[in-house]
Context: one part of a larger RNA
RNA sequence: GGCGAACGGUGGAUGCCUUGGUACCAGGAGCCGAUGAAGGACGUGGGAGGCCGCGAUAGGCCUGGGGGAGCUGUCAACCUAGCUGUGAUCCCAGGGUGUCCGAAUGGGGAAACCUAAUACCAGUCAUGUGGUAUUACCUGCAUCUGAAUUCAUAGGGUGUAUGGGGGGAACGCGGGGAAGUGAAACAUCUCAGUACCCGUAGGAAGAGAAAACAAUAGUGAUUCCGUGAGUAGUGGCGAGCGAAAGCGGAUGUAGCCUAAACCGUGUGCGUGUGAUACUUGUCAGGGGUUGCGUAUGCGGGGUUGUGAGACCCACUUUCCAUGUCUGACAGUGUGGAGAAGAGUUACAAAAUCGCUGGUUAGUUGAAUGGUGUGGGAAAGCUAACCGUAGAGGGUGAGAGUCCCGUAGACGAAAAUCAGUGAUCUCUUUGUGGUGUUCUCGAGUAGCAGUGGACUCCUGUAAUCUGCUGUGAAUCUGCCAGGACCACCUGGUAAGGCUGAAUACUUCCUGGUGACCGAUAGCGGACGAGUACCGUGAGGGAAUGGUGAAAAGUACCCCGGGAGGGGAGUGAAAUAGUACCUGAAACCGUUCGCCU
Numbered sequence: 001g002g003c004g005a006a007c008g009g010u011g012g013a014u015g016c017c018u019u020g021g022u023a024c025c026a027g028g029a030g031c032c033g034a035u036g037a038a039g040g041a042c043g044u045g046g047g048a049g050g051c052c053g054c055g056a057u058a059g060g061c062c063u064g065g066g067g068g069a070g071c072u073g074u075c076a077a078c079c080u081a082g083c084u085g086u087g088a089u090c091c092c093a094g095g096g097u098g099u100c101c102g103a104a105u106g107g108g109g110a111a112a113c114c115u116a117a118u119a120c121c122a123g124u125c126a127u128g129u130g131g132u133a134u135u136a137c138c139u140g141c142a143u144c145u146g147a148a149u150u151c152a153u154a155g156g157g158u159g160u161a162u163g164g165g166g167g168g169a170a171c172g173c174g175g176g177g178a179a180g181u182g183a184a185a186c187a188u189c190u191c192a193g194u195a196c197c198c199g200u201a202g203g204a205a206g207a208g209a210a211a212a213c214a215a216u217a218g219u220g221a222u223u224c225c226g227u228g229a230g231u232a233g234u235g236g237c238g239a240g241c242g243a244a245a246g247c248g249g250a251u252g253u254a255g256c257c258u259a260a261a262c263c264g265u266g267u268g269c270g271u272g273u274g275a276u277a278c279u280u281g282u283c284a285g286g287g288g289u290u291g292c293g294u295a296u297g298c299g300g301g302g303u304u305g306u307g308a309g310a311c312c313c314a315c316u317u318u319c320c321a322u323g324u325c326u327g328a329c330a331g332u333g334u335g336g337a338g339a340a341g342a343g344u345u346a347c348a349a350a351a352u353c354g355c356u357g358g359u360u361a362g363u364u365g366a367a368u369g370g371u372g373u374g375g376g377a378a379a380g381c382u383a384a385c386c387g388u389a390g391a392g393g394g395u396g397a398g399a400g401u402c403c404c405g406u407a408g409a410c411g412a413a414a415a416u417c418a419g420u421g422a423u424c425u426c427u428u429u430g431u432g433g434u435g436u437u438c439u440c441g442a443g444u445a446g447c448a449g450u451g452g453a454c455u456c457c458u459g460u461a462a463u464c465u466g467c468u469g470u471g472a473a474u475c476u477g478c479c480a481g482g483a484c485c486a487c488c489u490g491g492u493a494a495g496g497c498u499g500a501a502u503a504c505u506u507c508c509u510g511g512u513g514a515c516c517g518a519u520a521g522c523g524g525a526c527g528a529g530u531a532c533c534g535u536g537a538g539g540g541a542a543u544g545g546u547g548a549a550a551a552g553u554a555c556c557c558c559g560g561g562a563g564g565g566g567a568g569u570g571a572a573a574u575a576g577u578a579c580c581u582g583a584a585a586c587c588g589u590u591c592g593c594c595u
Base pairs, nucleotide, nucleotide: 001594002593003592004591005590006589007588008587009586015580016545017544020516021515022513023512024511025510026509027508028507029505030504031167032166039101040100041099042055043054044053046079047078049075050074051073052059061095062094063093064092065091066090070083071082072081106115107114108113116135117134118133119132120131121130122129137164138163139161140160141159142158143157144156145155171202172200173199174198175197176196182189186236212219213218223250224249225248226247227246233241234240255497256496257495258441262300263299264298265297266296267295268294269293270292271291277290278287279286280330281329282328283327284326285325305475307440308439309438310437311435312433313432314431315430318337319336320335321334322333323332324331339428340427341426342425343424351423352422353421354420355419356418357417358416359415360414362410363409364408368383369382370381371380384401385400386390392404393403394402446470447469448468449467450466451465452464453463456482477492478491479490480489481488532539533538552579555566556565557564558563
């Protein structure tokens, strides 16, 4: 020096474990904000710091419930000082306080700082000083002013608003909008209207009550799912892209309101006349610009495609009061009662009360002994019991009957949600007929040019839609049925609102897993978006396990200490805070063999 064996050191693999994750399911909740949010800074405890809580009333204040013996959060002990059956700590509900920054909003600013004005208050001999409130901008409404420029307008001021502003994981709608890629290259095409940017809304959003589909038969708003179907189509007919009707389901007692004609009325402008027009109809009397045209506001009316409505005519519902220039008759308006109907998510819109059931604390809740082994019984043996409870967790090893629970049963002063009822609120003639009349959404439809969306790449290219130009008709009208024409069929554009079925999960509660088990699982089981890196945008770790219980080794010895040897604890100390198990590489000691 090599090989082998044994025993150690180092190291932290493996096994076992789980405080943490992960995926999904069900239910809830689905917005917060100038009444100052989200997110922070700085403070706040008797004793340094981190986390959590809280805000100068600062580990907390008040009220109402629950609960019932200890308590003063945690890392994390120790000491001190206190509270508590006159009910503390703790849990739930409501209120109060809530520094400074932040949309940040009196002004400024390098966030958490600096510095004002006005009114009032405190203090001072007085000034300085301190405190409270108000003071940003935009918009709507009201109002006061007010240029060039006479009226006016612009502009300015004041008041008022639980108006706006900012934030939010994904989901929605809209405006913009790529490229890597595929086509085995590449340009049309594809990726893809995707990623990304911007705007904006809600708990959902969007869509939505046929100018729809269909095809000689019919359906009857929208949305979502399955099918139709990888079909019909489209496509350098390449790569690829890719419907719809219909049928079956989810939801659903879902449908409504306007514009116009016409009537009444207010205002502005124009016009008109001497009693013409008008004053509800007829007659008589009276009135006097009340008239007419036009524009506009308000109220009534009206809302449809077997076309509808207006106007006109006829018939038809109860009562009372009152108005209409006067009288008679007729007609008609307004209010009330009665009756009927409807209603808070559209179709108008608020509030109160009751009942029922949830949510936010809780309460109750059955049944086991013995024996030996063991440090320890819940395992073994033996004999019982409960079960609307044998889910799960803990307890010194596998516990239905030890503890917490579980099945079941019960419970709310307060807040809140849902349902329901009442008070309450709102609405109310209907039917038929005639047609020479009137209305039925205009820079719209259509057309031309050029883009875009549709399965549809310009094609025979309908349909929908942006921009530019042009530019109709009003029911004997107009649009669609894939160029276009005829016939036929379906519908009624150019105004608006609308619940549910659908999408998503930052968040709360409960649950499940042929999901992970510390190089895994979230980046993060541990003071983690921390330490650290970067000017910055941003990047971004590592570190779990003594034991049942600290019982964490009193005392003695060696040593300066570190650390050991005894002794002691413990079932175990080769379980000794470098702590479960403790592999390998690597380093030793002893013995054997070989050189």
About this RNA
This is a predicted structure of a 595-nucleotide part of an RNA (large-subunit ribosomal RNA, domain I). The coordinates come from a structure-prediction model, not an experiment, and the mean pLDDT is 82. Rfam family: Bacterial large subunit ribosomal RNA. The family is grouped with related families in Rfam's "LSU clan".